[in-house]
RNA sequence: GGCUACAUAGCUUAGGGGUCAGAGCACUGGUCUUGUAAACCAGGGAUUGUGAGUUCAAAUUUCAUUGGGACCU
Numbered sequence: 001g002g003c004u005a006c007a008u009a010g011c012u013u014a015g016g017g018g019u020c021a022g023a024g025c026a027c028u029g030g031u032c033u034u035g036u037a038a039a040c041c042a043g044g045g046a047u048u049g050u051g052a053g054u055u056c057a058a059a060u061u062u063c064a065u066u067g068g069g070a071c072c073u
Stems, first nucleotide, its partner, number of pairs: 001072002004069001006067002010025004018056001027043005049065005
């Protein structure tokens, strides 16, 4: 330099253009326990890397860009 897939909650991630963006772990409160853990119940936390385009409508599609990774030279 070329090419490829990826970026969504603190972490790991799901999400076929459509009405609250969902889950597990973690966190907070409660029940239980002599106490802790476990278990069970409830709750908070994301405007989806950034910018623009397409569309009535974008996490999803297109382009650019940033970041770390794989491959080729």
Molecule: transfer RNA
Organism: Cricetulus griseus